[in-house]
RNA sequence: AGAGUUAGCCAGGCAGUCGCGCUAUUUUUAAGCUUUGAGCUUUAAAGAUAGGGAGGAAAGUCCGGACUCCACAGGAUAAAGUGCCAGGUAACACCUGGGAAGCGUGAGCUUACGGAAAGUGCCACAGAAAAUAUACCGCCUAAGUAUUGUACUGGUAAGGGUGAAAAGGUGCGGUAAGAGCGCACCACAUAAUUGGUAACAGUUAUGGUACGGUAAACCCCACUUGGAGCAAGACCGCAUAGAGAUCGAUUCAGUGAAAGCUGAGCGUGUGAUCCGCACGAUAGAUCCGGGUAGGUCGCACGAGGUAUGUAGUGAUACAUAUCCCAGAUGAAUGACUGUCCACGACAGGAUCCGGCUUAUCGGCUAACUCGUCUU
RNA sequence: GGGCCGUUAGCUCAGCUGGUAGAGCACUCGGCUUUUAACCGAAUUGUCGUGAGUUCGAAUCUCACACGGCCCACCA
Numbered sequence: 001a002g003a004g005u006u007a008g009c010c011a012g013g014c015a016g017u018c019g020c021g022c023u024a025u026u027u028u029u030a031a032g033c034u035u036u037g038a039g040c041u042u043u044a045a046a047g048a049u050a051g052g053g054a055g056g057a058a059a060g061u062c063c064g065g066a067c068u069c070c071a072c073a074g075g076a077u078a079a080a081g082u083g084c085c086a087g088g089u090a091a092c093a094c095c096u097g098g099g100a101a102g103c104g105u106g107a108g109c110u111u112a113c114g115g116a117a118a119g120u121g122c123c124a125c126a127g128a129a130a131a132u133a134u135a136c137c138g139c140c141u142a143a144g145u146a147u148u149g150u151a152c153u154g155g156u157a158a159g160g161g162u163g164a165a166a167a168g169g170u171g172c173g174g175u176a177a178g179a180g181c182g183c184a185c186c187a188c189a190u191a192a193u194u195g196g197u198a199a200c201a202g203u204u205a206u207g208g209u210a211c212g213g214u215a216a217a218c219c220c221c222a223c224u225u226g227g228a229g230c231a232a233g234a235c236c237g238c239a240u241a242g243a244g245a246u247c248g249a250u251u252c253a254g255u256g257a258a259a260g261c262u263g264a265g266c267g268u269g270u271g272a273u274c275c276g277c278a279c280g281a282u283a284g285a286u287c288c289g290g291g292u293a294g295g296u297c298g299c300a301c302g303a304g305g306u307a308u309g310u311a312g313u314g315a316u317a318c319a320u321a322u323c324c325c326a327g328a329u330g331a332a333u334g335a336c337u338g339u340c341c342a343c344g345a346c347a348g349g350a351u352c353c354g355g356c357u358u359a360u361c362g363g364c365u366a367a368c369u370c371g372u373c374u375u
Numbered sequence: 376g377g378g379c380c381g382u383u384a385g386c387u388c389a390g391c392u393g394g395u396a397g398a399g400c401a402c403u404c405g406g407c408u409u410u411u412a413a414c415c416g417a418a419u420u421g422u423c424g425u426g427a428g429u430u431c432g433a434a435u436c437u438c439a440c441a442c443g444g445c446c447c448a449c450c451a
Stems, first nucleotide, its partner, number of pairs: 001372001002370009012340007020053001022051010032040003055346001059357002062355005067229004074275004079225005084098005099113001100111004114220002119218002121214003136160002138156003143153004168186006187209001188207008233297004242288001244287004251264005266280004290450003304323008341344001376447007385400004394431001403417004424440005
């Protein structure tokens, strides 16, 4: 120098002129209130000064939370989701570390990775047989029958053939031919034991095999989840036409003079049912029609940022110091000029955070790997 | 901003308990007719929106992306 791997950072820079919306201070004008003058600082408009003004994905809305309402957010079933082990976290399907399997020469990377001897289903075509094993070709004449050669019965599953997948694999022995029939090694299962928090790994013994795939098919096991979403929700104001239509609990018993109380029933309570709980006695639901499309809060101090230190392999946690950093509602963050270079990609908040996924011109830093050349 | 659906032939739709995708209309050819329509017969028509994964096998199951569509304001 080349080809890569992993982690992290930047996202045109600088100067000038004009402009946009937000916050604070201040000036002027207008309206309002009190009033003799004058003052109040409530609102609006304009100006001045100062401050700060999109992202690494603001995106997809795929997960998880905060927040708000449904009385509380309770139980069971259903439904949905997650799925090796341990840890982190507010939480997660995220992250970190480890195990196993696979890929890569390697640095490293990837994994919906529980259970198929709890049960059910499916495995088209082909094939003897697709899961209670079986015999098309083949192999055998030891046994039986017929019989001079051989045939049939029978034995067999080594070999061929089918298929995505064929009933442990390789070798030696054995046999009529064969076969876990026997043995060795490997695989598998069970038990004991060693290391490890665990997943798991190792060792020893026993068993001739105890039987295929599919759970992103039903299912089983373990764990998690109440629903809706800032157009949630709270308040003020303007305007208008609800004697509109349909459904509909409005009940029963006891007690009491009555109101009421108790019990049962009914209805409502934002996801399906039941229980529990709360509320209701013209509540409520659906449809049709009418009006307004105005303001304030929610809404910007937060699981916040930066720096240092400590603990930890790490995700992360803790301590100290310091900083305040968009808040719109037809919706701001831009335009022009000059200059420099590597010539500028994807793209723009809308309640807020933590992730994942997808899009993205290029550049920089650190550590590591591979082979080649030179010294 | 939030929530929820859909995409299969030129058009409208089936098929989604995985096993090589169909119906109607349209188009093309032939017949009937003097000719056209109607009718009869035949044939063609597909990257099942795109890309991955699971499986022996995917339109169908799972994930990601693209495109299209629908609903949600307040008051009485």

Model confidence (mean pLDDT): 77 of 100. This is a predicted complex of two RNAs, RNase P RNA and transfer RNA, with 451 nucleotides together.